[in-house]
RNA sequence: GGGCGUAUAGCUCAGCUGGCAGAGCGCUACACUCACAUUGUAGAGGUCACAGGUUCAAGUCCUGUUACGCCCA
Numbered sequence: 001g002g003g004c005g006u007a008u009a010g011c012u013c014a015g016c017u018g019g020c021a022g023a024g025c026g027c028u029a030c031a032c033u034c035a036c037a038u039u040g041u042a043g044a045g046g047u048c049a050c051a052g053g054u055u056c057a058a059g060u061c062c063u064g065u066u067a068c069g070c071c072c073a
Stems, first nucleotide, its partner, number of pairs: 001072007010025004019056001027043005049065005
């Protein structure tokens, strides 16, 4: 230098053929307990890596950039 893949909650990851952003774990409050743990109920937490384009509508499609991984040279 060229090719491919990944980037979504604090962590690990789903999100199908474009149509309300989710799960598990973690966190907070309450119940339970002498207390802790477990368990139950409720809740908080998101610029979907960044910039632009297409569209009535983009996490999803297109272009560029950045970071990381793999392969080739």
Molecule: transfer RNA
Organism: marine sediment metagenome